Model confidence (mean pLDDT): 77 of 100. c-di-AMP riboswitch aptamer (ydaO/yuaA leader) from a soil metagenome, 134 nucleotides, folded computationally.

RNA sequence: CGCCGAAUCCCGUUGCUGUCGAGCAUCGGGACCGGGGGAACCAAGUUGUUGGGGCGAACCUCGUCGCCUGAGUCGAGGAGCGCUGCUCUUUCCGCGCUAGCCCGUCAGCUAACCCCGGAGGCACACGAAAGAGG
Numbered sequence: 001c002g003c004c005g006a007a008u009c010c011c012g013u014u015g016c017u018g019u020c021g022a023g024c025a026u027c028g029g030g031a032c033c034g035g036g037g038g039a040a041c042c043a044a045g046u047u048g049u050u051g052g053g054g055c056g057a058a059c060c061u062c063g064u065c066g067c068c069u070g071a072g073u074c075g076a077g078g079a080g081c082g083c084u085g086c087u088c089u090u091u092c093c094g095c096g097c098u099a100g101c102c103c104g105u106c107a108g109c110u111a112a113c114c115c116c117g118g119a120g121g122c123a124c125a126c127g128a129a130a131g132a133g134g
Base pairs, nucleotide, nucleotide: 002122003121004120008031009030010029011028012027014025015024016023017022032118033117034116035115036114037113042108051106052103053102054101055100059078060077061076062075063074065072079098080097081096082095083094086133087132088131089130090129091128092127
């Protein structure tokens, strides 16, 4: 100076540091961003150990090896997601990802209403075209 992601901004209390610009931590409040629950209508015959569901791009099909309740390994294809540096949209090229976690037998949609989150992890390397902005 940037990237993934909702994960940012502002005000005040207290404490600490201090180069007296401010910064950090804690508590409280506000704004904004994100997620879940929740009528009618509509949809659905739903669940019953093969439970079911949520966040997220993180899924599907075929084959191989393996397993023999399964999970899994290695490939191919499809699909989805992210990045290429002033910003946004579209396209091309190139490079990468397709994890993990949670609820706890329970939840379709869903106005009012109710509840929850605002983390964490990376990079030193950088293309092209069109349009619209700044």
RNAcentral holds the sequence, with entries from MGnify. Rfam family: c-di-AMP riboswitch aptamer (ydaO/yuaA leader). For this family Rfam cites "New RNA motifs suggest an expanded scope for riboswitches in bacterial genetic control" (Barrick et al., Proc Natl Acad Sci U S A, 2004).